Model confidence (mean pLDDT): 81 of 100. Transfer RNA from a subsurface metagenome, 73 nucleotides, folded computationally.
RNA sequence: GCCCCUGUAGUUCAGAGGCCAAGAAUGCGGCCCUCUCACGGCCGUGACCCGAGUUCGAAUCUCGGCGGGGGCA
Numbered sequence: 001g002c003c004c005c006u007g008u009a010g011u012u013c014a015g016a017g018g019c020c021a022a023g024a025a026u027g028c029g030g031c032c033c034u035c036u037c038a039c040g041g042c043c044g045u046g047a048c049c050c051g052a053g054u055u056c057g058a059a060u061c062u063c064g065g066c067g068g069g070g071g072c073a
Stems, first nucleotide, its partner, number of pairs: 001072007010026004018056001027045006049065005
């Protein structure tokens, strides 16, 4: 330098144009339980990398940028 893959809660993932006010696990906070801790139960918390385009409608499709991974040179 070229090509491919990838970017969603703190973390690991799901989501494949409207059904989704973006969901799960875990983490964190509170309460219950316990002599205490742990375990367990309930509640809460918090995210679509940035910009543009397509569309009535984009986390999802297209383009560019940026970051990460891999291959070739």
The RNAcentral record of the sequence draws on ENA.
Its Rfam family is "tRNA".